[in-house]
RNA sequence: GAUAGAGGUGCGGGCUUCAUCAGUAUCACAUCGCUUUAGACCGGAACAGGUGAUGUGAGAAAGGGGAGACUGCCGAAGAAGUCGGAUGCAUCCGGGGCAGAAGAUUUCUGGGGCGCAGCAGAAUAUGCUGCGGACUGUCACAUCAGUGGAGCGCUAUC
Numbered sequence: 001g002a003u004a005g006a007g008g009u010g011c012g013g014g015c016u017u018c019a020u021c022a023g024u025a026u027c028a029c030a031u032c033g034c035u036u037u038a039g040a041c042c043g044g045a046a047c048a049g050g051u052g053a054u055g056u057g058a059g060a061a062a063g064g065g066g067a068g069a070c071u072g073c074c075g076a077a078g079a080a081g082u083c084g085g086a087u088g089c090a091u092c093c094g095g096g097g098c099a100g101a102a103g104a105u106u107u108c109u110g111g112g113g114c115g116c117a118g119c120a121g122a123a124u125a126u127g128c129u130g131c132g133g134a135c136u137g138u139c140a141c142a143u144c145a146g147u148g149g150a151g152c153g154c155u156a157u158c
Stems, first nucleotide, its partner, number of pairs: 001158005008074001010073004015068004026058010041095004077109007087099003110136002114132007138149004
């Protein structure tokens, strides 16, 4: 240097299905207000529009989660920053605003779990981050016990 492996409640991916999201958003009708015509904002034009509350009727979806089988794997993967800018938000136009995929790159984290805190989330689910305690795999040092390091590591073969 190459190849092949190991850590176990091991790490991801899409597919199917179930519940939740939620009787929510939204739509139609009626009544009553506000406004004078559009999304953060500004300007303009058309149909008489926009908007709020109540009532009646209809009524989702995405993200996240459980299960099943399949599949890619052991920096698996995740997070933060920078570059990047496919694409989307709104019934029109102009100026603008917001979100943001793939990919590249730098840094950090061995792993799962538990507790606390923070962020995201409809949520008590769940995910991520930080701190703490044990457990566990690995190597080094010690040898009674133990202590310490990090995956750019460890083991085996060539």